Predicted 3D model of a 1427-nucleotide RNA (small-subunit ribosomal RNA) from Candidatus Zinderia insecticola.
RNAcentral holds the sequence, with entries from ENA and SILVA.
The coordinates come from a structure-prediction model, not an experiment, and the mean pLDDT is 83.
Its Rfam family is "Bacterial small subunit ribosomal RNA".
Taxonomically the source falls in Candidatus Zinderia (Bacteria, Pseudomonadati, Betaproteobacteria, Burkholderiales).

RNA sequence: GGCGUGCUUUACACAUGCAAGUUGAACGAGUUAUUUUAUAAAUAAUUAGUGGCAAACGGGUGAGUAAUAUAUCAGAACAUACUUUUGAGAAGGGGAUAACUAAUUGAAAAAUUAGCUAAUACCGUAUAUUAAUCAUUUGAUGAAAGUAGGGGAUUUAAUAUAACCUUACGCUCUUAAAGUGGCUGAUAUCUGAUUAGUUAGUUGGUGGGGUAAAUGCCUACCAAGACUUUUAUCAGUAGCUGGUUUGAGAGGAUGAUCAGCCACACUGGAACUGAGACACGGUCCAGACUCUUACGGGAGGCAGCAGUGGGGAAUUUUGGACAAUGGGGGAAACCCUGAUCCAGCAAUGCCGCGUGAGUGAAGAAUGCCUUAGGGUUGUAAAGCUCUUUUGUUAGGAAAGAAAAAAUUUUAGCUAAAAUCUAAUAUUAAUGACGGUACCUAAAGAAUAAGCACCGGCUAACUACGUGCCAGCAGCCGCGGUAAUACGUAGGGUGCAAGCGUUAAUCGGAAUUAUUGGGCGUAAAGAGUGCGUAGGUUGUUUUACAAGACAAAUGUGAAAGCCCUAAGCUUAACUUAGGAAUUGCUUUUGUUACUGUAUAGCUUGAGUUUAUUAGAGAGGAGUAGAAUUUUAUGUGUAGCAGUGAAAUGCGUAGAUAUAUAAAGGAAUACCAAUGGCGAAGGCAACUCCUUGGGAUAAUACUGACACUGAUGUACUAAAGCGUGGGGAGCAAACAGGAUUAGAUACCCUGGUAGUCCACGCCCUAAACGAUGUCUACUAGUUGUUAGAUCUUUAUUGAUUUAGUAGCGUAGCUAACGCGUUAAGUAGACCGCCUGGGAAGUACGGUCGCAAGAUUAAAACUCAAAGGAAUUGACGGGGACCCGCACAAGCGGUGGAUGAUGUGGAUUAAUUCGAUGCAACGCGAAAAACCUUACCUACUCUUGACAUGAUUAGAAUUUUAAAGAGAUUUAAAAGUGCUUGAAAAAGAACUAAUACACAGGUGCUGCAUGGCUGUCGUCAGCUCGUGUCGUGAGAUGUUGGGUUAAGUCCCGCAACGAGCGCAACCCUUGUCAUUAGUUACUAUUUAAUGUACUUUAAUGAUACUGCCUGUGAUAAACUGGAGGAAGGUGGGGAUGACGUCAAGUCCUCAUGGCCUUUAUGAGUAGGGCUUCACACGUCAUACAAUGGUAUAUACAAAGGGAGGCAAACUUGCGAAGGGGAGCUAAUCCAUAAAAGUAUAUCUUAGUUCGGAUUGUAGUCUGCAACUCGACUACAUGAAGUUGGAAUCGCUAGUAAUCGCAGAUCAGCAUGCUGCGGUGAAUAUGUUCUCGGGUCUUGUACACACCGCCCGUCACACCAUGGAAGUGGGUUUUACCAGAAAUAAUUAUUUUAACCUAAGGGAUAACGAUUAUUAAGGUGAAAUUCGUAA
Repeated sequence: GGCGUGCUUUACACAUGCAAGUUGAACGAGUUAUUUUAUAAAUAAUUAGUGGCAAACGGGUGAGUAAUAUAUCAGAACAUACUUUUGAGAAGGGGAUAACUAAUUGAAAAAUUAGCUAAUACCGUAUAUUAAUCAUUUGAUGAAAGUAGGGGAUUUAAUAUAACCUUACGCUCUUAAAGUGGCUGAUAUCUGAUUAGUUAGUUGGUGGGGUAAAUGCCUACCAAGACUUUUAUCAGUAGCUGGUUUGAGAGGAUGAUCAGCCACACUGGAACUGAGACACGGUCCAGACUCUUACGGGAGGCAGCAGUGGGGAAUUUUGGACAAUGGGGGAAACCCUGAUCCAGCAAUGCCGCGUGAGUGAAGAAUGCCUUAGGGUUGUAAAGCUCUUUUGUUAGGAAAGAAAAAAUUUUAGCUAAAAUCUAAUAUUAAUGACGGUACCUAAAGAAUAAGCACCGGCUAACUACGUGCCAGCAGCCGCGGUAAUACGUAGGGUGCAAGCGUUAAUCGGAAUUAUUGGGCGUAAAGAGUGCGUAGGUUGUUUUACAAGACAAAUGUGAAAGCCCUAAGCUUAACUUAGGAAUUGCUUUUGUUACUGUAUAGCUUGAGUUUAUUAGAGAGGAGUAGAAUUUUAUGUGUAGCAGUGAAAUGCGUAGAUAUAUAAAGGAAUACCAAUGGCGAAGGCAACUCCUUGGGAUAAUACUGACACUGAUGUACUAAAGCGUGGGGAGCAAACAGGAUUAGAUACCCUGGUAGUCCACGCCCUAAACGAUGUCUACUAGUUGUUAGAUCUUUAUUGAUUUAGUAGCGUAGCUAACGCGUUAAGUAGACCGCCUGGGAAGUACGGUCGCAAGAUUAAAACUCAAAGGAAUUGACGGGGACCCGCACAAGCGGUGGAUGAUGUGGAUUAAUUCGAUGCAACGCGAAAAACCUUACCUACUCUUGACAUGAUUAGAAUUUUAAAGAGAUUUAAAAGUGCUUGAAAAAGAACUAAUACACAGGUGCUGCAUGGCUGUCGUCAGCUCGUGUCGUGAGAUGUUGGGUUAAGUCCCGCAACGAGCGCAACCCUUGUCAUUAGUUACUAUUUAAUGUACUUUAAUGAUACUGCCUGUGAUAAACUGGAGGAAGGUGGGGAUGACGUCAAGUCCUCAUGGCCUUUAUGAGUAGGGCUUCACACGUCAUACAAUGGUAUAUACAAAGGGAGGCAAACUUGCGAAGGGGAGCUAAUCCAUAAAAGUAUAUCUUAGUUCGGAUUGUAGUCUGCAACUCGACUACAUGAAGUUGGAAUCGCUAGUAAUCGCAGAUCAGCAUGCUGCGGUGAAUAUGUUCUCGGGUCUUGUACACACCGCCCGUCACACCAUGGAAGUGGGUUUUACCAGAAAUAAUUAUUUUAACCUAAGGGAUAACGAUUAUUAAGGUGAAAUUCGUAA
């Protein structure tokens, strides 16, 4: 820019303007202008009124309506103005009335009275046969109107007029048609049964009335019908259709614009006029509302076009024009037309176009990111070269317009001509849109891009901010400090003048399944039979032709969809043609199939005969065992009961035992995945009555069958009613136990009930969780009841009907089913459609009740559920192991001390570690330092690193101030390399400025590395193959065996890897080699290397040998030999993984934070506190001991800023001293328990040593806070430790000492070393931990899991509820407007008749009938509300 569309809500209320008028060629009159012969007439224009036509169309809306509607197809008993058509007529009279005039009333609207006048207004008369209507026989009734133009023969004295003629239009009757309208039938058209019965003009008939017309349309009478589970009636919702939308289709949803039909016009009722209305812009009445009034009254109806208010998420201008198309009127010109054509508003939809094109790498700048190199934005921009759609300016410029009109000619009409009609030619006119479409030129990249998204679904990723906050979200879900998910930015993706959101419809959804689903366990088979309607139905013949099939006929409006053309520059859009419209109707044909009728058949079904099994049912009778009770005897203290007890019974004699009796109930053994029955169910024996089944063979009936809505019968247990009965058992109840409690489980009692008869109830996990019937589809093993054949044999074979196990094909999500199907098919019924609310509420039906049956919604969740898998778990099972328990030894827990932790305290008591697996841990050494903490004083490119510039060698010494760091001053000193020198360079120091340094600051839940732990437990996996839809399984399970997934055997598995074991170190034996500092056969030495020993190499042990067991295997038991025997002892070695285990304070490191401080320096303090709690140790409590004296025997380590001897001083710690030793040489070094002797004699002690005082030693600048040791003195608790708990299986526990690291000093800790040196293990029930297999699971963060109910508080939805308020419908009664019909006293009455008096007729009024709105009561239904 073009083409469409635009109140979906309040059929809510409406201000204002417009939307239906026209006709003077039907009529009289008025007004204005002009002319004339001017009291009048003519011409032109115009106005109200009478008359005609139109106003019933066009335009709007969808309230009502589930059929008086719509769609399709048929039909007969009708009407029709204008239009076309046929045939006739149109004669002659009459009386009024509006306008107007006058008067009166009223605010107005308007009205009344008197008088004048016309018509195509109105009314008679004539005519009307044939052809209207009624009677039928002749007959009777019933019409009309003129106006305009033209003409000139005839008439009037003449122009004119009139008569007359003619043309056109109109009028009356009539024929036919077209189109339109009214009526009828069939079929189709939403939901509800928690609406099952409805209907009295109702269904039909006759007479009458009525209508344009058929009909209960109305009325009187008669009959009692009519509709309905193929859903009547009632209730809810809704205008219907062509079409639109979606879908592969079948279907689903919908009914805007456009077109057809219907209905409505403020709400309700009614008629009038008319061809047509019961009338959107007419009338009357009632009601509600609004306006107006002089309070008496009066006016109004936008669901026409605009527009206003209101409602709402939401829908336009109070525009232009009749130019075109169409409509009304008119003879026409014309007039009217909010129909219509246009314009305006709205990105509301569809379509089209543009916002530039080419080139352009210095890959500019900016922005963003970065691994700091670069990448990206990006050829994008700029720059250069072009183009000009659109827009702007200027100029030009359409089509839509031809009829009509005027003039000419011809033809028709006519006696003729003219008017008129038709055709031809010419002329000039008419455009709202609009100077619009379109065309040309000029300048100029100039005038023109947004929106959503970027975790997956789903195309597109990074940074920063935020920190379960803010927020996002269609579903899953994202956000708790590294967010591709929030917000922003950069970049990207998708659409594009739009893009997203919301709402709605269909699709996907096979998720209501006709096409096209299911029901063993996921939702779903009714508890079972019988049986009605219905559905389905064996086989053969004939007939019909309803279904079916085939062909044709009519119809299926147009538009739309589809195809082909054409017109706008293209497209949307529009125009033309075709196809299609899957439907209905009518006609003809065919007869295989279904159906109907007919005649048969025997295989389905049934009957007959014979045999047969059975807890099938009902009734009557009988029996034995047992329990209980009663009676009697014997007999004495308990019985009973339980995990253990108690309540209970018993000396008033129980239990036990013997005999007898009573009574009720149930029927051991047989007995069995045995039998019977439809299911529920049925069990001693006998008799009576009775139902069904099976088998075999004959005869008969001849489809009689299957299923089965509603219905009906039966229906365990419990329960209910009435009457009996009651032994045992036993809800309720009581008592005793158990327990935190125990309204339970256990015990003692015990009532309903259980039993019988009759009557109800009608439900169960009523289960095979599997509806009934029929046919077909491998087998095999039992078992029950028969039959046939066979065998010596109840031997074997075949077969029918049941009942069980396994299993093929097939099916199944899997589990599983599998001739007894959950397989393959057919017939019929029932049922299901996410979980919860809920099998509940309300309503109905049934019931004595309990309750049963039928059966929702609001609300709420994103799941609920099935089957199987891997784990984990279990107060599940089986097997196995471990100082796990048990058997032992010694401890801890009590005391004092040491040490660590918690807590408390503090300026600080730095930080970390927290069940096992933190707590003598990081720390193998906190007086300062360490040190990270606190206080105070200082520094700011810094204590430390690199880079730049300047200066100076570095460095050393002294003085002053200060707690010190530090500050100030002074002095000394001129180095090294190159170079002739100047100078340059290296290192170091100082100053300056910036990049930066620094951080034991945070995050171990961002990380690396390292470590702990399960656990040195025997496990963890892979490849290929196989099995399974899959997750997964198999291997790795099983039988044995082992310390071991160690090994052997078997096996749809075969192999392999990480672990186990071995290889390594050490120790034990031997050998060889080598001997000094070691050793010594001999007394030193010398010598030597045999021994001891040292340290290098090698050997040895492998179930190798024997016996037994075992599968002849693996292996195990015992033995021999051997130093050692079954991995000889010890160590190192730690699978896949678990614990977000520990560590950012070893180190490294991402991110964050800090930068005159969270960095750095210094001094002092703190980490060493102390009501308390816990862990780990030391020492003890004593005689297996303490003390004193004497005396014996180690190993392994250490020593130069070191170990330090002899000797010497001191009571001692230690001091002096300094030989020797860089170490098999010297030193620390004395080993201690032990042994011998003596003493102590059971005592808070000659035990024990804390605490405290005094005096000292040592280290160290320094020992106050805050070291270790010594001497003397002091001499606390403690007399073997509650609950609980720890370690250890042999050179081990226990006990004894020694050394080392750290270290100036400081060891009850840690790590090593040796000395002495036990006890016990029957075993795996239990505790803890672990492994394998198996089982259950609602767990998977995996039992420290999951999860149920009450209660408290708040909120939401719903049921009941004394009541209470509305809506709708029905019904009875009261009263009853307008209108119509009927009747009509009185009053009034132009046309017709009259014998003149009246009559006929009509009007107002009155009455009656029908009836709207209204009132009073009753009933039903529905919606609110409520303590």